[in-house]
């Protein structure tokens, strides 16, 4: 330098153009308990950045950034 892959709550992860952006763990509150733990209920918080396409984009396209793999 070229090619390919990845980037979503604090962490792991689902999503294949119209979802309230869901789940698990974590954290917070309440219930339970003499207390803790376990268990139950509720809450918390996310689409890397910029543009394009579209009535509508986490999802398609282009560029950039970061990470990874291969080739030279």
């Nucleotide at each position: 330098g070229c090619u390919c892959c990845c980037u979503u709550c604090g962490u792991c992860u689902a999503g294949c153009g119209g979802u309230u952006a869901g789940g698990a763990c974590g954290c917070c509150g309440c219930c339970c308990u003499c207390u803790c733990a376990c268990g139950g209920c509720g809450g918390u918080a996310a689409c890397g950045c910029g543009g394009a396409u579209u009535c509508g984009a986490a999802u398609u396209c282009c560029g950039c950034a970061g990470g990874g793999a291969g080739c030279g």
Transfer RNA from Gammaproteobacteria bacterium RIFCSPHIGHO2_12_FULL_38_14, 72 nucleotides, folded computationally.
Its Rfam family is "tRNA".
The sequence is in RNAcentral, with records from ENA.
Taxonomically the source falls in Gammaproteobacteria (Bacteria, Pseudomonadati, Pseudomonadota).